Molecule: c-di-GMP-I riboswitch aptamer
Organism: uncultured Desulfofustis sp.
RNA sequence: ACGAGACAAAGCCAAACUUGUUGAGAAACAGGGACGGAAAGCCACGGAUCUGAGUAGACAGCCGGGUUGCCUAU
Numbered sequence: 001a002c003g004a005g006a007c008a009a010a011g012c013c014a015a016a017c018u019u020g021u022u023g024a025g026a027a028a029c030a031g032g033g034a035c036g037g038a039a040a041g042c043c044a045c046g047g048a049u050c051u052g053a054g055u056a057g058a059c060a061g062c063c064g065g066g067u068u069g070c071c072u073a074u
Stems, first nucleotide, its partner, number of pairs: 004072002012037002017032006035061001041067003045064003049058003
């Protein structure tokens, strides 16, 4: 360095639900909360799904891809 991930350690994120705000909506942001997570960091590039009248949007905690990255027994 690659691979791998433990009944380990240090930290990290935070589903459902709930309160507030924003939005036509899917949803987003903030507080509480913890089901889970080793990329549940970031990017809508491909597929899926969702909203919408739509040429428009949402979703990275659906899958693939790209990119960066903490710790470590063996």